A computed fold for a 1495-nucleotide RNA from an invertebrate metagenome, annotated as small-subunit ribosomal RNA.

RNA sequence: AGAGUUUGAUCCUGGCUCAGGAUGAACGCUGACAGAAUGCUUAACACAUGCAAGUCGACUGGAAUUCUUCUUCGGAAGAUAGUACGGUGGCGGACGGGUGAGUAACGCGUAAAGAAUUUGCCCUUUAGACCGGGACAACUAAUCGAAAGGUUAGCUAAUACCGGAUAUUAUGAGAUCUUGGCAUCAAGGACUUAUGAAAGCUAUAUGCGCUGAAGGAGAACUUUGCGUUCCAUUAGGUAGUUGGUAGGGUAAUGGCCUACCAAGCCGACGAUGGCUAGCCGGCCUGAGAGGGUGAACGGCCACAAGGGGACUGAGACACGGCCCUUACUCCUACGGGAGGCAGCAGUGGGGAAUAUUGGACAAUGGACCAAAAGUCUGAUCCAGCAAUUCUGUGUGCACGAUGAAGGUCUUCGGAUUGUAAAGUGCUUUCAGGUGGGAAGAAGAAAGUGACGGUACCACCAGAAGAAGCGACGGCUAAAUACGUGCCAGCAGCCGCGGUAAUACGUAUGUCGCAAGCGUUAUCCGGAAUUAUUGGGCGUAAAGCGAGUCUAGGCGGCUUGUUAAGUCAGAUGUGAAAAUGCGGGGCUCAACUCCGUAUUGCGUUUGAAACUGGCAGGCUAGAGUACUGGAGAGGUGGGCGGAACUACAAGUGUAGAGGUGAAAUUCGUAGAUAUUUGUAGGAAUGCCGAUAGUGAAGACAGCUCACUGGACAGAUACUGACGCUAAAGCUCGAAAGCGUGGGGAGCGAACAGGAUUAGAUACCCUGGUAGUCCACGCCGUAAACGAUGUUCACUGGGUGUAGGGGGUCGAACCUCUGUGCCGAAGCUAACGCGAUAAGUGAACCGCCUGGGGAGUACGCACGCAAGUGUGAAACUCAAAGGAAUUGACGGGGACCCGCACAAGCAGCGGAGCAUGUGGUUUAAUUCGAAGCAACGCGAAGAACCUUACCAAAUCUUGACAUCCUAAUGAUCAUCGCUUAAUCGUGAUUUUGCCUUCGGGCACAAUAGUGACAGGUGGUGCAUGGUUGUCGUCAGCUCGUGUCGUGAGAUGUUGGGUUAAGUCCCGCAACGAGCGCAACCCUUGUCCUUAGUUGCUAGCAGGUAAUGCUGAGAACUCUAAGGAGACUGCCUACGCAAGUAGGAGGAAGGUGAGGAUGACGUCAAAUCAUCAUGGCCCUUACGACCAGGGCUAGACACGUGCUACAAUGGCCGGUACAAUGGGUUGCUAACUUGCGAAAGUAUGCUAAUCUCAAAAAACCGGUCUCAGUUCGGAUAGGAGUCUGCAACUCGACUCCUUGAAGUUGGAAUCGCUAGUAAUCGUGGAUCAGAAUGCCACGGUGAAUACGUUCCCGGGCCUUGUACACACCGCCCGUCAAGCCACGGAAGUCGGUCGCGCCCGAUAUUGUACUCUUAACCUUCGGGAUGGGGGCAACUAAGGCGAGUCUGGUAACUAGGGCUAAGUCGUAACAAGGUAGCUGUAUCGGAAGUUGCAGCUG
Repeated sequence: AGAGUUUGAUCCUGGCUCAGGAUGAACGCUGACAGAAUGCUUAACACAUGCAAGUCGACUGGAAUUCUUCUUCGGAAGAUAGUACGGUGGCGGACGGGUGAGUAACGCGUAAAGAAUUUGCCCUUUAGACCGGGACAACUAAUCGAAAGGUUAGCUAAUACCGGAUAUUAUGAGAUCUUGGCAUCAAGGACUUAUGAAAGCUAUAUGCGCUGAAGGAGAACUUUGCGUUCCAUUAGGUAGUUGGUAGGGUAAUGGCCUACCAAGCCGACGAUGGCUAGCCGGCCUGAGAGGGUGAACGGCCACAAGGGGACUGAGACACGGCCCUUACUCCUACGGGAGGCAGCAGUGGGGAAUAUUGGACAAUGGACCAAAAGUCUGAUCCAGCAAUUCUGUGUGCACGAUGAAGGUCUUCGGAUUGUAAAGUGCUUUCAGGUGGGAAGAAGAAAGUGACGGUACCACCAGAAGAAGCGACGGCUAAAUACGUGCCAGCAGCCGCGGUAAUACGUAUGUCGCAAGCGUUAUCCGGAAUUAUUGGGCGUAAAGCGAGUCUAGGCGGCUUGUUAAGUCAGAUGUGAAAAUGCGGGGCUCAACUCCGUAUUGCGUUUGAAACUGGCAGGCUAGAGUACUGGAGAGGUGGGCGGAACUACAAGUGUAGAGGUGAAAUUCGUAGAUAUUUGUAGGAAUGCCGAUAGUGAAGACAGCUCACUGGACAGAUACUGACGCUAAAGCUCGAAAGCGUGGGGAGCGAACAGGAUUAGAUACCCUGGUAGUCCACGCCGUAAACGAUGUUCACUGGGUGUAGGGGGUCGAACCUCUGUGCCGAAGCUAACGCGAUAAGUGAACCGCCUGGGGAGUACGCACGCAAGUGUGAAACUCAAAGGAAUUGACGGGGACCCGCACAAGCAGCGGAGCAUGUGGUUUAAUUCGAAGCAACGCGAAGAACCUUACCAAAUCUUGACAUCCUAAUGAUCAUCGCUUAAUCGUGAUUUUGCCUUCGGGCACAAUAGUGACAGGUGGUGCAUGGUUGUCGUCAGCUCGUGUCGUGAGAUGUUGGGUUAAGUCCCGCAACGAGCGCAACCCUUGUCCUUAGUUGCUAGCAGGUAAUGCUGAGAACUCUAAGGAGACUGCCUACGCAAGUAGGAGGAAGGUGAGGAUGACGUCAAAUCAUCAUGGCCCUUACGACCAGGGCUAGACACGUGCUACAAUGGCCGGUACAAUGGGUUGCUAACUUGCGAAAGUAUGCUAAUCUCAAAAAACCGGUCUCAGUUCGGAUAGGAGUCUGCAACUCGACUCCUUGAAGUUGGAAUCGCUAGUAAUCGUGGAUCAGAAUGCCACGGUGAAUACGUUCCCGGGCCUUGUACACACCGCCCGUCAAGCCACGGAAGUCGGUCGCGCCCGAUAUUGUACUCUUAACCUUCGGGAUGGGGGCAACUAAGGCGAGUCUGGUAACUAGGGCUAAGUCGUAACAAGGUAGCUGUAUCGGAAGUUGCAGCUG
C1' cells in the first nucleotide's frame, strides 16, 4: 500500500467481498512447563447451608463447671473469672464489598460560584467542667403465648435523663461610628438587652474523655456556563405553570410549600413526547481527523425482592435497621409469626458460555479501642480450577548416502519423502529424584509467615517424558494421484462438481502458524462508501415547475474607536492508573517502579492586521428622476375576412364517400357536385423568421381602454439601501372535478365495418363526455438547456434582434438579448467552451448500490381523482453512464451472383429402380440429419464381405514378442465323423556347423505367465482427412500517428475492376496470406521426329482394303517454340481505365480445369487409419454352418421408363471420341430364334480385340386409339457365372399387357458447343447398374433490366443483442416457498385524566384520656405520651381514553424458484417511433383521447 467481482473487450460510476488489528468471548481438533493477568456479557430470576459488623470490663449485672482450703457436714471462702452470657450507655453498622434495573438528568465530564451552607472522629488555638434531682433496663416474682414475643408488680447504677448557676469573637434584637465592595451587603470598633454548656474514668500519664467558641484538613450540600444517543411519520407544551408580595419550611438559596396578585414561561439554535442508554478517566481501531466501546483497575451517580414512608444520627430517607403495602417462600398447636446473596463461597434456572460451600489475618487497610494487648474484618493477602488472554522456555545438538526399507508419483529411466531415519558421538534447560533454602518483619529487644519447604542453589540418571492445527483454483504462500460423476458435497467473493475435478472425499507431498491452530460472533480499518481534513448533482443517484419574501448565512471603499472572535506571554486546573518518551527491578519478557509529557477549560497581561460591534465619511454595488424607441408581455371590450357545418331555395342525375383492397355509411323521398341566402360556433392563413416578449407555465387577425417589465442614452439625486433564501405566500400546460352557459369542427368511451389464428388495437363510417365561455377547485408533466440564483475574471471568428456613437453613405466602435463554430481549460467519455459543464466567491435545494417503492402506515391538503411528506422486512451481486469491435434491423446508399426477370427442359401425378424415415423382426449391424443426411460411407450384401441374430465350439487364443520342455517336422496328399469348424487316423518328412558329445537356425506341439484381441464407449479428450460459407474478396502484421483505454488509422474517400484490380487523394509508410500470373487440357501456326499411325505425287498388286515398294508433303502422334500485351487507331478521362475499330485462329481473365486466405459451424468421421482416458478378458475376444442386412400398411428424397406421330415398328445406309484387355479381350467359322455354346486365331496392344456407335438419313407401315403408345405384373421354357442362384443374381425366348393421355400447392437445373437429346467406354467385379466417373454425336431459346425473393461484399445509421434476432424481453394466469400490509376481532403492555377507597408515616388539632423530675396559691399548670379527627399519600378499584406490541378467519400487492399457460408491449423505423402527465377502456402485456419531450 491494495486486490477480486458488472463487459466480447474498454474507461467511468457504484455497491458487494477479501487481506490487518482487537475481544471478559464461545465452538471444533489438539495439548509439555513457568510467570503475570482475567473469569455470569443471559434471568435487577429464585435461593438450601455456612460465613461477610462489630466492639468497649477504665459503665453495669454476672454464672455454671472444676480445683483448693475451711467446715458445725447444712455449707462457706478463694481460684476458674470480672470469663461465658445478658443489659444500660458510647462509638461504629451512611465506610468497606456488590450490581447497573432505573436515569437523556446539573446524572456525568470540565470550568466556575456559594457575600445562600452543614460537618462526628482528626489537627491547631482559646475558655471551662460548679450545685442538685428523679427514673428505667438488666435482675426478682407473678402471668399470657405453640412460637416469635409480651404484660403486671417490685429493686438499682452510670460518660443514660433532668433542674439551677457561670460564659466570649456564639445566637436574637436595637441604635451608632469607620473602612470596603458585587445588587441583596461585608469587615471592624465601642454600647445596651435577651438566650444557651459540661462527665467522668483508670492508674504505667506531659493520660483518655466532656462543654462553649474560633480556625484548619477532609467530607457533604446547593447553584451556574459549556459538552453529552436516535426519531419531526413527536410541533406545539405548560395552572404551582412563569413572575411578584407575605408567610412557612430547610444546614442553606429557591413555587421547595401555602395564601393573594399579575399572565406569564418554554419552543425549528428542536420545546413536549417516544425508543434506547448508567456517565467519565480510559479501552480497541485509525496516518490523523474520526468511528466503536464503557469488562477488569480508578472517579462520580443510582439501586438493594416491587412500591411508599419516615425515625435515629455529624452524616441515611439506610444492602446484612424500622413501619406499612404488594408478590413470593418458609414455620405454625391455625390463634399467629418469620424472610430478602445486585457481600464471599455455593444451589437450581436461563444460556453458546464464565471457577472452590478453600487457607490466613503474616502483610496492606478498616471498626471498636488511653498507648498497647486484643477482638472482628469472604475488604485484603494467598492457594485451587480454566490454554480465557499476554509473555517466556522446551520437545534436543553434531556427524551421518547404499541416497536403506516403506509410502507416493512415474515418460518405468527414475523422481520425491530425504540427512530425514537407522547408526556414531555429545548435552541435560524443563519435567522427575535427593540435599540445602530465603527476602517479604515495619518496631530497640523478644515474638509473629497463610503463601510454603514456594522462589532460588547444589547434586543424580537418561534423549530420555513433551506437536499439533489449518490450508494448497484466483484473491493468497503452497500440487499431484485415486475415488465420485450437477450425485455426494464445497463456498468469504468470483465460483467448482454433468467420466481425465490442482475447487468435493482420501492419500502422498508442500505451504503457513505453532502449545496452539481453525471456525463463528462483534468493533474499527481498508471505505475519499456521509467526504471538516476529504465526494458529488447535463447524460451514471442527485437542481425544488417558477417567482417573491421572513428568519438565518454572506457582504463595497475609507477614518476613528472598541477588543467579542483572533494572536502572543504568564498563571490555575487538567486526580491516580493507562498511552508515548527516558531510565530502574524480577535471569529475559509479559509485569512492575521512577521521571517527563498531557490538543481542553478558567483567570490575567498585552497586540490591533483581519472578522465583528459602535461612530463618521465616500460612490464603483443597488435604487430614483428625465429622454427615446422595440415587443404574439397581461386584463377587459368592440369589429373583420377565409374555411367548415346545418337549414332554405334553384340547377342537375346516379352515384357519392372511403381504403392497401373493401365494407359499414349517404343517395331516385334526388345525394355528391354547383349557385344564392340565412344561422352558428371555434380558430386566426400569408407576413412568420434556431425572430420578439414574459419569472416559469406560456403568448399570434384588426382595433380601443387600462396596465407590468426590460433595454439604450445623458445628466442629477439617495448613499451599501445588497446577494441568497428554510418556513410561508403567489403563479403554475394538458387532463380532470363542481355550478351555469355554449356546442361548428375534432373527438376518449361506445356502436358498426374491415384486418387477423384472435384484434377488447393500428385502418374506415358514425359518435357522447370533453375541447369553448364565466366563476370556483386541482397543483401535476420528458413543467427539459434533463444544466438553481447572484457576482467577478478568462483568446477569437461569424450570423441575427433592439438601441447608441461614427459616416454623405459605408467601414468601424459600443451596450443589452438571441444562434452557430471554435482556443486554453474542464470532462469517464460524449461534449461544454464569455448564454461554461473553464477559474474563483456567496447562499439555497438535492444524492449515497439495484429491486421492494414513490409502495405501506401515519399526518396534512383536496368534492373526488389524487397530491405532498415517505419507510421497513425480504431479495440480488450487480443495476447504471459513455464510448469500442462485431452481429442484427420488416434502417439507408452502392455493387455482385442462373438471385429474380426473359427462356428451355424437368421434379411434384403413374409404374419401376435406389436411398432414408417409420413400422416389423431373433436380427432386420453401424454411421450420415436444413442448405452442407437421404443412387451418401457402399468403385457393386447369394456364401465370403459382415460388424447383426439364434445355435454349436475354443481359451496365451485367429494375429505379435519372450521363456521352459520334449520332438523333427511344418507343409502336402488320402480317409472316417460332424450341419461345419472342431475332433480322429494313414502316408510322407528338415537345413547348417561339428572336436561327433553337441550347438545354431527353423517349424509345429505341450506348459507357464507377461500379454494378445475388441467394427466395445467417448468425433463434446484428439491427430489426420473432409464438407460448408466461397473461388466470396477478403483477412492481417511491423513501424509511425491519434485516443486515458477497448481500439482507430493504414483497409476510409473520388473513380475503376471479375478482384483490397489499378489510379488519384489522404498521418500514414511499407509488408504478408488471399486475387491475378506461374501449372494442365483445348483453340492457330512453326520446328524436330516418322512406327504399330498417315498416303499427296511415283511404281506394283487385289474382288476390295496404305495391301506392297516408296515417301515425310498432309492428317495424326508428342516434344519444343511462336502467338494476345488494351500492343495499334479513334473517342472520353488528370490517371487507372472504358467504349468502338483495325489486324488476327483467338480480344480484353480466349474456353475449361487444378488451385480454397484469416476464420465459422464443439459441422462429419474413434467403423479407413492413428490415438488418450474408460470398459470386456473361458468374453464385448476367436472359429464355424444357417439366417439377417433384400422384411412392408405407409411417408419422403434421387433417378429410369413413359404417356406417343418432332412418334412407334420394319428394312436399308452413314459418321465418333475416350478407354479396357493374359485368372484377360477374343477375330473368323459352326450350332442355337436368342441369351449363349463349341472349336480356334491374333494380341502383354497407335499393330490383335472389345467394337455394333446411336440419334441422323432413305424407303415402307401405323393414323390419334389406352393404340403397332407404354411396358409393369404374372405364367412357362432356358442361358451364364459360381462349392451353392430357395430366401436372394443378371440375361434370353414365348405368352400375359397394369398404371399412365403431360401431372395441385410448391419446387430444381441451365447463359454456348451450354441446356436438351443420342449413344459409347471405364472403375468396382466370379456374377450382378436405371447409380457413379469419363467420352464424343446432334445441337437450341433467352437476358428489357435490378423494383421484388434468396445469398454475398463495402460504407453508413440505430440497438436494451455478444450463446450475437433461432437474440433479448413485458405483463396476467397456474404451482411451491418467503417476508410484509389491511382486517371483524382477541390478548397484553404503557401513559396521563376523572372519580372512589385509603395502610403506615409526618404535620396540624381550644376533641379526649393520661403524665416521675420543673413550677405551684396544692386547686392546678408546664411538659411528655396514648387514642380520635383533618390534610397529604403508596397500593387497590371503577370509567372513558392515548400510545404501543403479539395474534387472527379472510384478503391485497411484493420477492424468489433451469425447461408450465396466454399473448408479444419494449430494444432495429421492433414492424402503429418511443417516453411523460392525465383521463377512459380492456384477460394480460396494453389501447385510445388531450397536451408535452427527443432520450
Source information
Its mean pLDDT, the model's own confidence on a scale to 100, is 84.